This is a predicted structure of a 357-nucleotide part of an RNA (small-subunit ribosomal RNA, central domain) from an uncultured bacterium. The full RNA is in RNAcentral, with records from ENA and SILVA. The coordinates come from a structure-prediction model, not an experiment, and the mean pLDDT is 80.
Context: one part of a larger RNA
RNA sequence: UUGGGCGUAAAGAGCUCGUAGGGCGGUUCGGUAAGUCGGGUGUGAAAACUCAGGGCUCAAACCCUGAGACGCCACUCGAUACUGCUGUGACUAGAGUCCGGUAGGGGGAGCAUGGGAUUCCUGGUGUAGCGGUGAAAUGCGCAGAUAUCAGGGAGGAACACCAGUGGCGAAGGCGGUGCUCUGGGGCCGGAACUGACGCUGAGGAGCGAAAGCGUGGGUAGCAAACAGGAUUAGAUACCCUGGUAGUCCACGCCGUAAACGUUGGGCACUAGGUGUGGGGUCCAUCCAACGGAUUCCGCGCCGUAGCUAACGCAUUAAGUGCCCCGCCUGGGGAGUACGGUCGCAAGACUAAAACUC
Numbered sequence: 001u002u003g004g005g006c007g008u009a010a011a012g013a014g015c016u017c018g019u020a021g022g023g024c025g026g027u028u029c030g031g032u033a034a035g036u037c038g039g040g041u042g043u044g045a046a047a048a049c050u051c052a053g054g055g056c057u058c059a060a061a062c063c064c065u066g067a068g069a070c071g072c073c074a075c076u077c078g079a080u081a082c083u084g085c086u087g088u089g090a091c092u093a094g095a096g097u098c099c100g101g102u103a104g105g106g107g108g109a110g111c112a113u114g115g116g117a118u119u120c121c122u123g124g125u126g127u128a129g130c131g132g133u134g135a136a137a138u139g140c141g142c143a144g145a146u147a148u149c150a151g152g153g154a155g156g157a158a159c160a161c162c163a164g165u166g167g168c169g170a171a172g173g174c175g176g177u178g179c180u181c182u183g184g185g186g187c188c189g190g191a192a193c194u195g196a197c198g199c200u201g202a203g204g205a206g207c208g209a210a211a212g213c214g215u216g217g218g219u220a221g222c223a224a225a226c227a228g229g230a231u232u233a234g235a236u237a238c239c240c241u242g243g244u245a246g247u248c249c250a251c252g253c254c255g256u257a258a259a260c261g262u263u264g265g266g267c268a269c270u271a272g273g274u275g276u277g278g279g280g281u282c283c284a285u286c287c288a289a290c291g292g293a294u295u296c297c298g299c300g301c302c303g304u305a306g307c308u309a310a311c312g313c314a315u316u317a318a319g320u321g322c323c324c325c326g327c328c329u330g331g332g333g334a335g336u337a338c339g340g341u342c343g344c345a346a347g348a349c350u351a352a353a354a355c356u357c
Stems, first nucleotide, its partner, number of pairs: 003329004007311002012325001014207004022200003026091003029087004034083002036079007049068007094197001095194003098190005108181006114159001119154004123149003129140002167174002212253006221247002226242004264324006272302012306313002330357003339350004
């Protein structure tokens, strides 16, 4: 490289958008004839190949003669199913626009607000303990703790129940309440409109948990580091008492995760059953609720064919196909060194080899 692969063995990029004179691309008509197919001519040295004859030989190989054939290429003539190109062609099943509904912790800016809890301050009551553990001790407490109250106050962070095998979001992720503003996507129904405008996407851009970093603020609880007490042979731990970064806010970085469904995106096809969320239609009902049937869009469970090394997957495929991208190629060395790019740094991205089994 061909190939074979990528749920768990090596392998799907964390996610999305989107560029390429990148790849792929619906139905119909005309043109063209580049690909494609066919004919002719030229070329296609010799050898090799096939056939025939001859020489040597056990035979083949080999040698000689003759004939044939040969990808490809060039020119030329034709074919037009498919692919391509083309037409300010046509169409509506893909895609989109529009109208009417609709569910939602989707996101942002912001304001307001609620209750509970922890802590602290102050006051009252009250007195000797509290706290903590396997047991203790450090610690707190007669400067009055712990406990308690119709108590009063401060501040920060998080939002019990509802809550779900549930919802929303591309992913990361999103949960008290109300309001406002702004912006977004999905889903359902509908006639009308545009008329292939599509899919994927190398580079690229943006988003991206936690931790970490910079500047400024904030700090109730928790809590790396750290200190002390225990435990222990030791105990740089597990347990306990404290406790600073941090956790929170604003702005700016970082760009990584078991960023997992360890399963890239799109389209189509292929038994069923059942639960649940959203919408439509029909039935039923005086109406509504509840309910039944059906259909579209999600989220789950079970299961046939098929697939799979097995486990399992199974209309949400890991089944059957097509298109595009990414990635893998024995273990270690190593996601390391060197170089480069990025970063304030931490480090990230890209990424070997010797050697060794």